[in-house]
Context: one part of a larger RNA
RNA sequence: CGUAUAUAGUGGAUGCCUAGGUAAUUAGAGGCGAUGAAGGACGUGCUAAUCUGCGAAAAGCGUCGGUAAAUCGAUAAGAGGUGUUAAUAGCCGGCGAUAUCCGAAUAGGGUAACCUGAUACAAUAGUAUCAUCAUUAAAUGAAUUCAUAGUUUAAUGAAGCGAACCAAGAGAACUGAAACAUCUAAGUAUCUUGAGGAAAAUAAAUCAAUAUGAGAUUCCCUUAGUAGUGGCGAGCGAACAGGGAUCAGUCUUCAAGUAUAUAAUUAAUAUACUUAUUAGGAAAAUAGUUUGGAAAGACUAGCAAUAAUAGGUGAUAGCCCAGUAUCUUAAAAUAUUUAUAUUAAUAUACUUAAUAAGUAGGGCGGGACACGUGUUAUCCUGUCUGAAGAUAGGGGGACCAUCCUCUAAGACUAAAUACUACUAAUUGACCGAUAGUGAACUAGUACCGUGAGGGAAAGGCGAAAAGAACCCCGGUUAGGGGAGUGAAAUAGAACCUGAAACUAUAUACGU
Numbered sequence: 001c002g003u004a005u006a007u008a009g010u011g012g013a014u015g016c017c018u019a020g021g022u023a024a025u026u027a028g029a030g031g032c033g034a035u036g037a038a039g040g041a042c043g044u045g046c047u048a049a050u051c052u053g054c055g056a057a058a059a060g061c062g063u064c065g066g067u068a069a070a071u072c073g074a075u076a077a078g079a080g081g082u083g084u085u086a087a088u089a090g091c092c093g094g095c096g097a098u099a100u101c102c103g104a105a106u107a108g109g110g111u112a113a114c115c116u117g118a119u120a121c122a123a124u125a126g127u128a129u130c131a132u133c134a135u136u137a138a139a140u141g142a143a144u145u146c147a148u149a150g151u152u153u154a155a156u157g158a159a160g161c162g163a164a165c166c167a168a169g170a171g172a173a174c175u176g177a178a179a180c181a182u183c184u185a186a187g188u189a190u191c192u193u194g195a196g197g198a199a200a201a202u203a204a205a206u207c208a209a210u211a212u213g214a215g216a217u218u219c220c221c222u223u224a225g226u227a228g229u230g231g232c233g234a235g236c237g238a239a240c241a242g243g244g245a246u247c248a249g250u251c252u253u254c255a256a257g258u259a260u261a262u263a264a265u266u267a268a269u270a271u272a273c274u275u276a277u278u279a280g281g282a283a284a285a286u287a288g289u290u291u292g293g294a295a296a297g298a299c300u301a302g303c304a305a306u307a308a309u310a311g312g313u314g315a316u317a318g319c320c321c322a323g324u325a326u327c328u329u330a331a332a333a334u335a336u337u338u339a340u341a342u343u344a345a346u347a348u349a350c351u352u353a354a355u356a357a358g359u360a361g362g363g364c365g366g367g368a369c370a371c372g373u374g375u376u377a378u379c380c381u382g383u384c385u386g387a388a389g390a391u392a393g394g395g396g397g398a399c400c401a402u403c404c405u406c407u408a409a410g411a412c413u414a415a416a417u418a419c420u421a422c423u424a425a426u427u428g429a430c431c432g433a434u435a436g437u438g439a440a441c442u443a444g445u446a447c448c449g450u451g452a453g454g455g456a457a458a459g460g461c462g463a464a465a466a467g468a469a470c471c472c473c474g475g476u477u478a479g480g481g482g483a484g485u486g487a488a489a490u491a492g493a494a495c496c497u498g499a500a501a502c503u504a505u506a507u508a509c510g511u
Stems, first nucleotide, its partner, number of pairs: 001510009015496001016460002020431002022428007029420002031161002039102003042055003046078001049075003061096007070082003107116003117130005132158009165196001166194005176183001180231001206214002218245004228236002249412003255352006264346009275335004280328003286301005302319002311321002361385008371397001392407005447454002467495001470482004
């Protein structure tokens, strides 16, 4: 030095665990904001720090319900309080009060969390008001006679934030075509504007095709990868009919007549009622022996079940705790159902009449339709034009005729559909700490970057701290040896298990 074995060290794999994730299901909710939001800064405790809560009334105040024997949020003890069989300890919920400064931020300014004003009440403190825009109303009022512009005041509203879903306006490229230009990707990504709990669409100038046809819209299945379209390449890609979900229809514009007579419809408010939500309440049934540190295990013998649902308890508990099935509950607030009342709006029904013009259509140029101009109908329109008037007009995929069908150029409309930042409950042949969210821990933290932005690592003693009194070595260390605790300390805080690489020691063998 090597090989082998053993014992240790180092290291943190593996196993087990879960406090966190992830994907869904069913309900709820679908907004918050000038009554100052979302998000922050700074404070606030017997408190030095961080988290949580709260706001100079500051881990909280009042009140109304519920619960209650303990309690003063966490790391986290200590000190000092409060309360205890009765309800002003504490805790949970409803409604209120307070709510610094910044932030749309709105008195003016500003390098966010700061600086500086005016007016009123006032005393110095203090409180309140003072931004802009729009609409409505009123007052005032130029050049300029009437007037108008303007100015002022009052009332009402807006603004800003928010995950996806929705509508509208703008709108790529990589890529594919095995290159690339029409084409594709794609009306996608992205940007802008606006709205709602859904939005949009919606009551035929729709389809159909010979029949006694269907009858708003939306969504799903199917038709069908069909008919088509396409450098007929790559690709793109319907509709009718059929089956389902859900179903709902109305109004205005013009004028006359008839009938009805406080009815009908819609909205708001109030009262009563229905149901639900926001705290809760009641809730069955087991003992012995044995092993063990510990019984819920094993054995023996019972009981309950509209309850064998998780979870906890010193190992695996229907009957120990906590729950669960089931039953039950609200002072207050909110939503909701129905009824009644009041107010407001439109009188209502029928008959006759009326029936949306720079429109329909056309030319040129584009766009949308599955459809790339093509034989290309239909829809939209930048531009130039431009009808008819129900004896009329549009459509039925060039166009014409016949036939059929509908009535544009005004408006409203629930449901079936889409989505989930958020709340509750539940589920998983989903993960189990290099996984699962970036984040199970002080995580969008530490750290990096001028900045936009990038972005970690890091879980586990034990049933219980019983977290090692006391003694010894040592620097009043570190670390260790005894003692003690514990079932276990090779469970000792660098703490469950503790693999391998690597290191040391001992023994054997080889050189």
Large-subunit ribosomal RNA, domain I from Candidatus Lightella neohaematopini, 511 nucleotides, folded computationally. Taxonomically the source falls in Candidatus Lightella (Bacteria, Pseudomonadota, ant, tsetse, mealybug, aphid, etc. endosymbionts, lice endosymbionts). Its mean pLDDT, the model's own confidence on a scale to 100, is 84. Its Rfam family is "Bacterial large subunit ribosomal RNA". RNAcentral holds the full RNA, with entries from ENA.